[in-house]
RNA sequence: GGGCCCGUGGUCUAGCCCGGUUAUGACAUCUCGUUUACACCGAGAAGGUCCCCAGUUCGAAUCUGGGCGGGCCCA
Numbered sequence: 001g002g003g004c005c006c007g008u009g010g011u012c013u014a015g016c017c018c019g020g021u022u023a024u025g026a027c028a029u030c031u032c033g034u035u036u037a038c039a040c041c042g043a044g045a046a047g048g049u050c051c052c053c054a055g056u057u058c059g060a061a062u063c064u065g066g067g068c069g070g071g072c073c074c075a
Base pairs, nucleotide, nucleotide: 001074002073003072004071005070006069007068010027011026012025020058029045030044031043032042033041051067052066053065054064055063
């Protein structure tokens, strides 16, 4: 230098192909219950400008272009 893939709460992840109500679940965190207490368990809560910018569209996490970051392969 060229090609391909990936980026979503603190972590991992569903949803993306085929655009449409308030973005899914687990772990972690916090509160309450339980316990002498801790853990486990049960109930609940908080936590996301879906990497950034622009475009298409009535409507974008999802489609298109550019950028940034990461991975693999070729040279």
Source information: Predicted 3D model of a 75-nucleotide RNA (transfer RNA) from a marine sediment metagenome. It matches the Rfam family "tRNA". Its family is annotated with triplet codon-amino acid adaptor activity in the Gene Ontology. It is annotated as a transfer RNA. RNAcentral holds the sequence, with entries from MGnify.